[in-house]
Glycine riboswitch aptamer from a marine eukaryotic metagenome, 86 nucleotides, folded computationally. Rfam family: Glycine riboswitch aptamer. Rfam describes the family as follows. This family represents the bacterial glycine riboswitch. The model forms 90% of the base pairs in the Rfam consensus. Its mean pLDDT, the model's own confidence on a scale to 100, is 85.

Order: sequence, then structure tokens, then C1' cells
RNA sequence: CCACUCUGGAAAGCGGCGCCGGCGGCGUCCACCGAAGGGGAAAGCCUCAGACGAGGUGAAGCUCUCAGGUUCCACGACAGAGGGGG
Repeated sequence: CCACUCUGGAAAGCGGCGCCGGCGGCGUCCACCGAAGGGGAAAGCCUCAGACGAGGUGAAGCUCUCAGGUUCCACGACAGAGGGGG
């Protein structure tokens, strides 16, 4: 550093309508959330250039919400522990 196992782990509508219908599922509409994933780019550095500038590189718990999510369950960045591989 990597995956695995266990534990902890936030946010936001139990929304409307239609269909199937036992929880619920699918479609659609509006309103929301950000911590799966994904997109963006600051300083700095590099290159071109005499310079103004232009291009490249460049992180996130920032930002955008494509995806995902908005009772519970599940998922869940991240954290702790365990043994294992490189």
C1' cells in the first nucleotide's frame, strides 16, 4: 500500500399522481441531501514567449449533483480492531 472480516458511521419527503399490488415494486412530477462512484479546479511547478499572455500538471470533509440517496432495512467516505497478501 491492497483486499477481506468485525465494529462504529451523517445528511435529506414515511411527498403527489398513475399502474401492479400484502410489505412493496415500476414509471413520472416537484422539493431536497452528499460521505459509494464520477466531474470541476487554487497555490505551486513546468513549457512557449521579450512581455501581455497561452498551454500543461495540479488536492480535499471544497464545489457540481451525472450517478446514488431522502421511514426502517440496505448502501455508506472515513475511523478502530483482526488476521492475510505485496